A computed fold for a 73-nucleotide RNA from a soil metagenome, annotated as c-di-GMP-I riboswitch aptamer.
The sequence is in RNAcentral, with records from MGnify.
Model confidence (mean pLDDT): 89 of 100.
It matches the Rfam family "c-di-GMP-I riboswitch aptamer". Gene Ontology term of the family: cyclic-di-GMP binding. From the family's description: GEMM was predicted in a large-scale screen for bacterial structured RNA regulatory elements.
This record gives sequence, C1' cells and structure tokens, in this order.
RNA sequence: AAACGGCAAACCCGGCGAGAGCCGGGGACGCAAAGCCGCGGAGCCUGCGAGACAGGCCAGCCGGGCUACCGAA
Repeated sequence: AAACGGCAAACCCGGCGAGAGCCGGGGACGCAAAGCCGCGGAGCCUGCGAGACAGGCCAGCCGGGCUACCGAA
C1' cells in the first nucleotide's frame, strides 16, 4: 500500500442513577488498538461546601501497563 472485517461520536427513543454518567436500540463524527486495566496527571459529579479531604464518573483528554487481525515487513 492492500484484504477480511471490527468499534462507534453527536443526536433520537426506551431504561437505570441524586449526579457526572451507564445499559439496550437506532445512528455514524471518527478510530490501526476508539480492545482491556482507574496506575499517574487532566476534566466532570457528590458530600450546605470555597479550600482541604473522602467517595464516584470518564479508557474516544494525555501518559503508562497488558493483549491483539492482516501484511510489503
């Protein structure tokens, strides 16, 4: 560079959650790890709550770890 494919943003519908957000269906903005892991940052939610601290969310924000299809290699 190809090939078989894979995932699925926003948004909509249904459901769960106090919330961030999550699940299912539709849908594709994109992704060569947009597979997995909350380990380190960042951001978001909650605790009247600024701060501190605690709990939670986010893996498609960055870094890191583990695993992985095809192939000129």